[in-house]
């Protein structure tokens, strides 16, 4: 360095619901919680599902990284 895996071991993140605050909304923030996660760290490029506006055609602009896929950065053990 690369590939492989969570069996050890140090530890990380936190799904649904509750709660508070933004937000037209999807959904986001803080706090409890903890189904799960080996990248459930970070990027909306592609696809893909979701909202909002338009609508003659079609688009447009947001949201989702814990949907897929891709790019980056990595703790540990083994090879």
């Nucleotide at each position: 360095u690369a590939u492989u895996g969570a069996a050890a071991a140090a530890g990380c993140c936190a799904a649904a619901c509750u709660u508070u605050c933004c937000g037209u909304g999807a959904g986001g923030u803080g706090a409890g919680g903890a189904c799960g996660g080996a990248a459930a760290g970070c990027c909306a490029c592609a696809g893909g599902a979701c909202u909002c506006u338009a609508a003659u055609c079609u688009a447009g602009a947001g949201u989702u990284g814990g949907c897929u896929g891709g790019g980056c950065c990595a703790c540990c053990a083994a090879u």
The RNA shown here (c-di-GMP-I riboswitch aptamer) has 79 nucleotides and comes from uncultured Sulfurovum sp. Of the family's consensus pairs, 95% are formed in the model. It was read from a public genome assembly, where an Rfam model found it. The prediction has a mean pLDDT of 84.